[in-house]
RNA sequence: UGCGGAAUAGAGUAGAGGCAUCUCGUUAGGCUCAUAACCUAGAGAUCGCAGGUUCGAAUCCUGCUUCCGCUG
Numbered sequence: 001u002g003c004g005g006a007a008u009a010g011a012g013u014a015g016a017g018g019c020a021u022c023u024c025g026u027u028a029g030g031c032u033c034a035u036a037a038c039c040u041a042g043a044g045a046u047c048g049c050a051g052g053u054u055c056g057a058a059u060c061c062u063g064c065u066u067c068c069g070c071u072g
């Protein structure tokens, strides 16, 4: 310098146009003499930012930001 990939809950992830998924963590309850484990329920992400397309965008298009890899 050019090319490619990634950005989604506290952490790790799925989701290729129609209510955002799961695991761990976390909160409450149950179980227990008690803790862990186990069981049940809940909270938590306006999907990196700004535009565009569409009846409808995490998803498609454009620009930008950050990170990773390749290349001169």
Base pairs, nucleotide, nucleotide: 002070003069004068005067006066007065010024011023012022018055026042027041028040029039030038048064049063050062051061052060